[in-house]
Context: one part of a larger RNA
RNA sequence: AGCGAACGCUGGCGGCGUGCCUAACACAUGCAAGUCGAGCGAGAAAGAGGACUUCGGUUCUUGAGUACAGCGGCGAACGGGUGCGUAACACGUGGGCAAUCUAUCCUCAAGAUAGGGAUAACCCAGCGAAAGUUGGGCUAAUACCUAAUAAGACCACGGAAAGUAAUUUCUGAGGUCAAAGAGUGCUUCUUCUAGAAGCAUUUGCUGGAGGAGGAGCUCGCGACCUAUCAGCUUGUUGGUAAGGUAACGGCCUACCAAGGCAAAGACGGGUAGCUGGUCUGAGAGGAUGACCAGCCACACGGGGACUGAGACACGGCCCCGACUCCUACGGGAGGCAGCAGUGGGGAAUAUUGGGCAAUGGGGGAAACCCUGACCCAGCGACGCCGCGUGGGUGAUGAAGGCCUUCGGGUCGUAAAGCCUUGUCAAGAGGAACGAAUGUCUUUAGGGUAAAUAGCCCUAAAGAGUGACGGUACCUCUGAAGGAAGCACCGGCCAACUCCGUGCCAGCAGCCGCGGUAAGACGGAGGGUGCAAGCGUUGCUC
Numbered sequence: 001a002g003c004g005a006a007c008g009c010u011g012g013c014g015g016c017g018u019g020c021c022u023a024a025c026a027c028a029u030g031c032a033a034g035u036c037g038a039g040c041g042a043g044a045a046a047g048a049g050g051a052c053u054u055c056g057g058u059u060c061u062u063g064a065g066u067a068c069a070g071c072g073g074c075g076a077a078c079g080g081g082u083g084c085g086u087a088a089c090a091c092g093u094g095g096g097c098a099a100u101c102u103a104u105c106c107u108c109a110a111g112a113u114a115g116g117g118a119u120a121a122c123c124c125a126g127c128g129a130a131a132g133u134u135g136g137g138c139u140a141a142u143a144c145c146u147a148a149u150a151a152g153a154c155c156a157c158g159g160a161a162a163g164u165a166a167u168u169u170c171u172g173a174g175g176u177c178a179a180a181g182a183g184u185g186c187u188u189c190u191u192c193u194a195g196a197a198g199c200a201u202u203u204g205c206u207g208g209a210g211g212a213g214g215a216g217c218u219c220g221c222g223a224c225c226u227a228u229c230a231g232c233u234u235g236u237u238g239g240u241a242a243g244g245u246a247a248c249g250g251c252c253u254a255c256c257a258a259g260g261c262a263a264a265g266a267c268g269g270g271u272a273g274c275u276g277g278u279c280u281g282a283g284a285g286g287a288u289g290a291c292c293a294g295c296c297a298c299a300c301g302g303g304g305a306c307u308g309a310g311a312c313a314c315g316g317c318c319c320c321g322a323c324u325c326c327u328a329c330g331g332g333a334g335g336c337a338g339c340a341g342u343g344g345g346g347a348a349u350a351u352u353g354g355g356c357a358a359u360g361g362g363g364g365a366a367a368c369c370c371u372g373a374c375c376c377a378g379c380g381a382c383g384c385c386g387c388g389u390g391g392g393u394g395a396u397g398a399a400g401g402c403c404u405u406c407g408g409g410u411c412g413u414a415a416a417g418c419c420u421u422g423u424c425a426a427g428a429g430g431a432a433c434g435a436a437u438g439u440c441u442u443u444a445g446g447g448u449a450a451a452u453a454g455c456c457c458u459a460a461a462g463a464g465u466g467a468c469g470g471u472a473c474c475u476c477u478g479a480a481g482g483a484a485g486c487a488c489c490g491g492c493c494a495a496c497u498c499c500g501u502g503c504c505a506g507c508a509g510c511c512g513c514g515g516u517a518a519g520a521c522g523g524a525g526g527g528u529g530c531a532a533g534c535g536u537u538g539c540u541c
Base pairs, nucleotide, nucleotide: 001540002539003538005537006536007535008534009533012387013386014385015384016383017382018380019379020345025343026342027341029340030339031338034074035073036072039071040070047062048061049060050059051058052057081298082297083296091222092221093220094219095218096217097216100215101214102213105211106210107209108208110206111205113147114146115145116144122137123136124135125134126133127132152177153176154175155174157172158171159170160169161168162167181203182202183201184200185199186198187197188196189195190194224270225269226268231261232260233259236258237257238256239255240254241253243251273295274294275293276292277288278287279286280285300321301320302319303318304317323334324333325332326331351377353376354375355374359373360371361370362369363368390420391419392418393417400411401410402409403408424482426477427476428475429474430473434468439463440462441461442460443459444458445457446456447455448454485530486529487528488527489526490511491510492509496525497524498523499522500521506513507512
């Protein structure tokens, strides 16, 4: 000098930050990932109104093509948490991939033809305490499947060029591989209702090329302690072949060879997430890795794959294990290292709050929905910064305390008194920025088109949207009124006397004080230093 601090005493206000460092201990409860009806088929009830009624009720309209479910798509691999493991290409930095992948997004050019069979939901029947589940029947799709087409991609083959070769590039003729519709407007037809067809437009779909962003693999170099760890290694080191992967590779398997690493520290043991940074220091260096940002690893412990562009997947699945819960004892359910919160551990660390208004994310054409990310509020002097607790005047140097050589000195202009100001706190009134987009309305222009429909684009004007919050801020009211402590005073080290005690009680960072006048113990008066803090302890330089 510093701190994610703790403890003691004390404590007025605000702003900005920050807050389980210990048990990766166990968790009650709520919330934290959904969305799309412009992909699809189905489809309530309560309530309200009407009609009929044997007064029990029945039926129609509305509620409503709404709710709850289901199929399908996209998302759920992001965002958020933690630091267990890891001494490693995990991280940092600089390269390589002619050894690679990439959903959504952007650009470019091309395509989108003809068919088919199912299955949830629903209905019926059954099993089970439950969780759940079985059989039969019906139905749809941008779900699934078949065929067509194939620029291109892939496969094997031929030729040419480059290369020592592996191989790469160009080229030829074969083989294999796609797709899906939906919204709106106009016209025609029809049973005039809803549709069908055509055209236009928007969006989606398929294969391909390129891009952007992302990911995988690989290499050089860098970065802890220990030799009281000296030898380590059999998929080990290399080769061949087959397999596997998006991809190289002992990645895996078979066979062959006997290699590979190591005092420039292999192997073993201990410790540890790494970095940008942070603290300190004149620097070199040392220490550290909270908050924020990048990367990695993990998600009750261990293992495994599935789906998918992407996971070996925190709020998915399966198995084993420990633990907890339910049970009709047959069997089931669960995973806060998400946000709050609870118990426990601990010197010690917060609210079971508000809002999606902003920023960002997912879905959607959009409206919008979801979002404990986030934005805010709450608690804690935990830290930093700012402000206040008044200012001026005032000597009979009041009273009182303490000291005294008894003359006086000191607290001390300090107080009182008089004058004055009005920050903060309190009360009252006014009152924001953060909001502009998307969207809707109107107008104008442009594109498409037969069109002054429609659709799309651009511009202008208007409408509308704030959790914080009636908060910040401003004004007014009134009033010095509500707001100072803590440590120290022997030397180091700024600050001294009296009383008590009597090697006792005690102090102490070091030196050391205390045994009858203690500036060192305890109290008092006085003083010194900091100040809403001051000290102590711990840790780092």
RNAcentral holds the full RNA, with entries from ENA and Greengenes. A computed fold for a 541-nucleotide part of an RNA from an uncultured delta proteobacterium, annotated as small-subunit ribosomal RNA, 5' domain. The prediction has a mean pLDDT of 83.